[in-house]
RNA sequence: CAUAAAUUGUAGCCGAGAUCCGCUUCCGCAGCGGAUGCGGGGGACCCAUUUUUUGGGGCGUAUUCCUGAACUUUAGGAUAGGGCACUUCCAAGCCCGAGCCCGUCAGCUAACCUCGUAGGCAUUUGGAAGGGCAAUG
Numbered sequence: 001c002a003u004a005a006a007u008u009g010u011a012g013c014c015g016a017g018a019u020c021c022g023c024u025u026c027c028g029c030a031g032c033g034g035a036u037g038c039g040g041g042g043g044a045c046c047c048a049u050u051u052u053u054u055g056g057g058g059c060g061u062a063u064u065c066c067u068g069a070a071c072u073u074u075a076g077g078a079u080a081g082g083g084c085a086c087u088u089c090c091a092a093g094c095c096c097g098a099g100c101c102c103g104u105c106a107g108c109u110a111a112c113c114u115c116g117u118a119g120g121c122a123u124u125u126g127g128a129a130g131g132g133c134a135a136u137g
Stems, first nucleotide, its partner, number of pairs: 006136005012121003018036006037117006047107001055105001056102004064078006081096004086130007
């Protein structure tokens, strides 16, 4: 100087929603612009669909059914599906099962065009296997 086995410690979550650069500014936050990455929509041939007010469609896990009250609104139960802290599998437990948008219009779809890059929160245990980082060695 490097570092094997081993030991100890350690890592925020949902979501596509992050990073970098520049400008503005005394600086920073914030704002604006650009790029990369990630995510979404539109959009041929071919294929598919035959279906258009019973409107239709998109994002999203958030779909469907039942019961009661209300009189077009609401409560409860269940359910497709989804999440739970490094990752995967198994087991148990807990939670969600919303909301929003387009505007008569869109199947798939190469080229191409276009949009977003928010918001909200706080960590459930056990077993097995496998890695990351740091320290010792």
This is a predicted structure of a 137-nucleotide RNA (c-di-AMP riboswitch aptamer (ydaO/yuaA leader)) from a Desulfocapsaceae bacterium.
Its mean pLDDT, the model's own confidence on a scale to 100, is 84.
Its Rfam family is "c-di-AMP riboswitch aptamer (ydaO/yuaA leader)". Rfam describes the family as follows. This family represents a conserved RNA structure found upstream of the ydaO and yuaA genes in Bacillus subtilis and related genes in other bacteria.
The sequence was found by an Rfam model in a public genome assembly.